RNA sequence: GUUCCAUCCAGAGCGGUCGAGGGUCCCGGCCCGCUGACGCCGCAGCAACCGGCCAAGAUCCCAGGAUCGCGGUGAGGUGCUACUGCCGGGGUCGAUGGAGG
Repeated sequence: GUUCCAUCCAGAGCGGUCGAGGGUCCCGGCCCGCUGACGCCGCAGCAACCGGCCAAGAUCCCAGGAUCGCGGUGAGGUGCUACUGCCGGGGUCGAUGGAGG
């Protein structure tokens, strides 16, 4: 770079650094930003996609094991922490996770 599947109205901010744009590419709005936004780094937190652990229960089997698993947990792997993916329209749009070639 690419294929498939799932999710995208819940939730969670401080410090350092940088220095002018940023919130999705276009149009129209709305908003954030020199009282320093966006990005990056650190720490903290949120969440529960994957993994671990616990586990109601189900199925199978020469009987104590195998497989699945409602739900829970959270010190592992990611991700996320203004606004519904900020809103409407358009687009072969995008983001994150898991699986595959």